[in-house]
């Protein structure tokens, strides 16, 4: 030098001229509103609706059953599936990511090759047993020994050989060949002690031949958590029509889908409910911005993040506002030219990422132009 990795900031700037939408003064005003003066006016993701709440209504927001959700331990926080700090697995590392609780409960799944793929298994083989083939030796010529192709029986899973993987792994005894069968080391499981650590763990000692594959992001079992419904939620005013018709039923409704319990209204059906036919209105206001708010400082914390103190108010629209023009300026490209390197100058280009609140927060995820500072890893060459 390259190359990586992690965290923070900016995200076009500045001038003039004309237009916008929100507050507040201050004048008019035909009460509709107008014209002037200030002052505030889009993001880091405003996107995705993926989580988690505020608030909002709901006469149970009570139990249960399904359902749905997270799954290592300690913590932050209103909460989360978030973060943060540790354990373990992965990388050489700074870090980064884990869908990180349970396969000796049960109960599925895994092509193809292979004897076999989890109460598994013999294809080559190795050993014994019977019968025997080629062949040989011996004889008294009657036999008989020797061998052991091949054939069946039995044992065997150590060596070979499929396979991504094959029921521990080396070695040594042993055994007719083998085999944890035994023994010594490892290694994993079990049970126990110890020692750090709130734990998760992590080291270390000891018994014990006990060897049980994956895969639960397969059913499932274990913990823990989980009212519904949503700003098109939810009121307030005006204004209008048809307080219309017709049917059900002792019921009908909340209470998520079901049961249980509970509540509420009715039960001579004109007033509750529900279901169908049909009118009427679609106006203004409110929610609508002070908030788990922002920023600076101390103080405790590794840390997320807490406490205290002090300052700030920083869009609120309703089809939906912050825009054009001009000049300069800065970045980007691409040409010349200078230049050992960082780079400087000159000409042109019209280019300026991803993209625009809609109740309002914390987070995840994505999408993106180019700049800057800050730490850290690794690591070529020189000293």
């Nucleotide at each position: 030098a390259g190359g990586g990795u992690g965290g923070g900031c900016c995200a076009c700037c500045u001038g003039a001229u004309c237009g916008c939408g929100g507050g507040a003064g201050c004048g008019g005003u035909u009460c509709g509103c107008c014209g002037c003066u200030c002052u505030c006016g889009a993001g880091g993701a405003a996107a995705g609706u993926c989580c988690g709440g505020g608030c909002a209504c709901c006469g149970c927001a009570g139990g249960g059953c399904a359902g749905g959700g997270u799954g290592c331990c300690a913590g932050c926080u209103a909460a989360c599936g978030g973060c943060u700090g540790g354990g373990c697995g992965c990388g050489u590392a700074a870090g980064g990511c884990g869908a990180c609780g349970g396969c000796a409960c049960g109960u599925g799944c895994a092509a193809c090759a292979g004897a076999g793929a989890g109460c598994a298994g013999a294809c080559c083989g190795c050993c014994g047993g019977u019968c025997u083939a080629a062949g040989g030796g011996c004889u008294a010529c009657g036999g008989u020994c020797c061998g052991g192709c091949g054939a069946c029986c039995g044992g065997u899973a150590a060596g070979g050989g499929u396979g991504a993987a094959a029921c521990g792994g080396u070695g040594c005894g042993g055994u007719a060949a083998g085999a944890g069968c035994g023994c010594a080391c490892c290694a994993g499981u079990g049970c126990u002690c110890g020692u750090g650590g709130c734990a998760a763990c992590a080291c270390g000692g000891g018994c014990a031949g006990c060897u049980a594959g994956g895969u639960a992001a397969a059913c499932c079992c274990c913990a823990c958590c989980c009212g519904g419904u949503g700003c098109a939620a939810g009121g307030u005013c005006c204004g209008a029509u048809a307080g219309g018709g017709a049917g059900a039923a002792a019921g009908g409704g909340c209470u998520u889908g079901c049961c249980c319990g509970g509540c509420c209204c009715g039960c001579u059906a004109c007033c509750a409910u529900c279901u169908c036919c049909g009118g009427g209105u679609u106006g203004a206001c409110c929610g609508c911005a002070c908030g788990a708010g922002g920023c600076g400082c101390g103080c405790g914390g590794c840390g997320a993040c807490g406490c205290g103190c002090g300052c700030c108010c920083u869009a609120g629209a309703g089809a939906g506002a912050u825009g054009a023009u001009c000049a300069g300026g800065c970045g980007a490209g691409u040409c010349c030219g200078c230049a050992g390197c960082c780079g400087c100058g000159g000409a042109c280009u019209c280019c300026g990422a991803c993209a625009g609140a809609a109740c309002c927060c914390g987070g995840c995820u994505u999408a993106u132009c180019g700049g800057c500072c800050c730490a850290c890893c690794u690591g070529c060459c020189g000293c």